This is a predicted structure of a 149-nucleotide RNA (c-di-AMP riboswitch aptamer (ydaO/yuaA leader)) from a Bacillota bacterium. The model forms 92% of the base pairs in the Rfam consensus.
[in-house]
RNA sequence: UAGACGAUAUCUCCGAAUUGCAUUUUUCGUUUGUAUAGCGGGGGAACCAUUUUUGGGGUGAAUCUUGCUCUCGACAUCCUGAGGCAAGAAGGGCAACUUGGGUGCCCUAAUCCGUCAGCUAACCUCGUAGGAGUACACCAGGCGCGUUG
Numbered sequence: 001u002a003g004a005c006g007a008u009a010u011c012u013c014c015g016a017a018u019u020g021c022a023u024u025u026u027u028c029g030u031u032u033g034u035a036u037a038g039c040g041g042g043g044g045a046a047c048c049a050u051u052u053u054u055g056g057g058g059u060g061a062a063u064c065u066u067g068c069u070c071u072c073g074a075c076a077u078c079c080u081g082a083g084g085c086a087a088g089a090a091g092g093g094c095a096a097c098u099u100g101g102g103u104g105c106c107c108u109a110a111u112c113c114g115u116c117a118g119c120u121a122a123c124c125u126c127g128u129a130g131g132a133g134u135a136c137a138c139c140a141g142g143c144g145c146g147u148u149g
Base pairs, nucleotide, nucleotide: 003148004147005146006145011133012132013131014130018037019035020034021033022032038128039127040126041125042124043123048118055116056113057112058111059110063089064088065087066086067085068084070083071082072081090108091107092106093105094104095103097142098141099140100139101138102136
């Protein structure tokens, strides 16, 4: 060193939302500030592209189609709008090292701008919250740790 065996919750997940140094504090946390820190978003030329009341656009996975029935509005009938429910498509997350596959379980919200923004180098600018609790010892590969060798 190969191989073999074993462990991998001194937490983990969604999300950009972390770290360092000071500050506040008996200490931790918190507060405030700071950084050519890390991560994330927006605006913004040329070229190209696009067509603005049917308003349009941003963050985000969070959109679309069909049907049902109920409520409201309109209505002669048909039709149509909003909400609700169901199914499907599409998108997203989790199952505790990691990648791909399989299987299973979930989510498809909310909110902002205010008539206005495509892409976009230079440049300008903003955020760094909040919330939660999964466990199949499945298959194949890979990288580390411990013991043995």